A computed fold for a 74-nucleotide RNA from a Bacteroidales bacterium, annotated as transfer RNA. Rfam family: tRNA. By type it is a transfer RNA. Its family is annotated with triplet codon-amino acid adaptor activity in the Gene Ontology. RNAcentral holds the sequence, with entries from ENA. NCBI's taxonomy places the organism under Bacteria, Pseudomonadati, Bacteroidota, Bacteroidia, Bacteroidales. Model confidence (mean pLDDT): 82 of 100.
RNA sequence: GGGCGUUAGCUCAGCCGGUUCAGAGUGCAUGCUUCACACGCAUGAGGUCACUGGUUCGAAUCCAGUACGCCCCA
Numbered sequence: 001g002g003g004c005g006u007u008a009g010c011u012c013a014g015c016c017g018g019u020u021c022a023g024a025g026u027g028c029a030u031g032c033u034u035c036a037c038a039c040g041c042a043u044g045a046g047g048u049c050a051c052u053g054g055u056u057c058g059a060a061u062c063c064a065g066u067a068c069g070c071c072c073c074a
Base pairs, nucleotide, nucleotide: 001072002071003070004069005068006067009026010025011024012023018057028044029043030042031041032040050066051065052064053063054062
């Protein structure tokens, strides 16, 4: 210098914009079940979509910059 990535505690979808609430698995909490635990079932909480700015009627999604991580080149 170039490429890719950053979304829930963790692992990841969604990323050719569209209203309404951003999802899954796992974990966590509560309840049911059990003598008790685990498994199972039900319900619930948890997110400024890395940060800042811009474009747009409207941005997790497009553009620019910054930060961090991985890879490649010199």